Bacterial small signal recognition particle RNA from Crinalium epipsammum PCC 9333, 97 nucleotides, folded computationally. The sequence is in RNAcentral, with records from ENA and Rfam. RNAcentral records the identical sequence in 2 taxa. The prediction has a mean pLDDT of 76. Rfam family: Bacterial small signal recognition particle RNA. The family's RNA type in Rfam is non-coding RNA gene. On this family, see Rosenblad et al., Nucleic Acids Res 2003: "SRPDB: Signal Recognition Particle Database".
């Protein structure tokens, strides 16, 4: 010098990992002013039967509440894998001095 190769160093990109949020799954949950079905009672009518509808019982919401190795977005002085350009630091070979 040339050439091949191994680490760093920057960068892209993918995973996964840790926090924090949000959503969906559960679970709870409404004296009234959500529904729904409304025991008893009440009214109304000569009868039939109707009327609002408290309690109860289910549904559901605002909102809480343990958690899911679930999805989604950010962030971490990081970790892994793979690529790329130049420095850098070694290591083989080959030609020359």
């Nucleotide at each position: 010098g040339a050439u091949c190769u191994g680490g760093a160093c920057u960068c892209a990109c993918g995973c996964g990992g840790u926090c924090a949020c949000a959503a969906c799954g559960c679970c709870c949950a409404a004296a009234c002013u959500u529904u729904g079905u409304c025991a008893g009672a009440a009214c109304c009518g000569g009868a039939a039967g109707g009327u609002g509808g408290c309690a109860g019982c289910a549904a559901u919401a605002c909102g809480g509440g343990a958690u899911g190795c679930u999805u989604g977005c950010g962030a971490c002085a990081g970790g892994c894998g793979u690529g790329a350009u130049a420095u850098c630091c070694g290591g083989g070979u080959c030609a020359u001095c």